[in-house]
RNA sequence: CCCCGGGUAGCUCAACGGUGGAGCGCUCGGCUGUAGACCGAGAGGUUGAGGGUUCAAUUCCGUCCCCGGGGA
Numbered sequence: 001c002c003c004c005g006g007g008u009a010g011c012u013c014a015a016c017g018g019u020g021g022a023g024c025g026c027u028c029g030g031c032u033g034u035a036g037a038c039c040g041a042g043a044g045g046u047u048g049a050g051g052g053u054u055c056a057a058u059u060c061c062g063u064c065c066c067c068g069g070g071g072a
Base pairs, nucleotide, nucleotide: 001071002070003069004068005067006066007065010024011023012022013021018055026042027041028040029039030038048064049063051061052060
């Protein structure tokens, strides 16, 4: 320098045009002598940045940043 994959909740990952969910973790409640386990509820997200297309973008297009892999 070129090619490919990835960046979404604290962590691991979904959602692939129509208002972003799950598991674990966290908080509260139930249960328990306490804790854990188990059960119920809740909080938590400018979707890496800034543009374009669209009535509408996490999703499509192009630029840049970061991580990983391959090639020269």
This is a predicted structure of a 72-nucleotide RNA (transfer RNA) from a Candidatus Pacearchaeota archaeon. Rfam family: tRNA. By type it is a transfer RNA. Rfam describes the family as follows. Transfer RNA (tRNA) molecules are approximately 80 nucleotides in length. NCBI's taxonomy places the organism under Archaea, Nanobdellati, Candidatus Pacearchaeota. RNAcentral holds the sequence, with entries from ENA.